[in-house]
RNA sequence: GCGCCCAUAGCUUAACGGAUAAAGUAACUGUCUUCGGAACAGUUGAUGAAAGUUCGAUUCUUUCUGGGCGCA
Repeated sequence: GCGCCCAUAGCUUAACGGAUAAAGUAACUGUCUUCGGAACAGUUGAUGAAAGUUCGAUUCUUUCUGGGCGCA
């Protein structure tokens, strides 16, 4: 330099182009407990960035950013 793949919550994963982006775990609050843990109930938290297509984009297209693999 060229080609391919990946990027969603602190972490691990879901989501035919159409519902308020779903769950586990973590964190926090409450109940329970002498305390802690466990259990139960609840709360907070996310689509890498910018454009395009579309009535509608996490999803399709382009560029960029970051990571991985291969060739040279």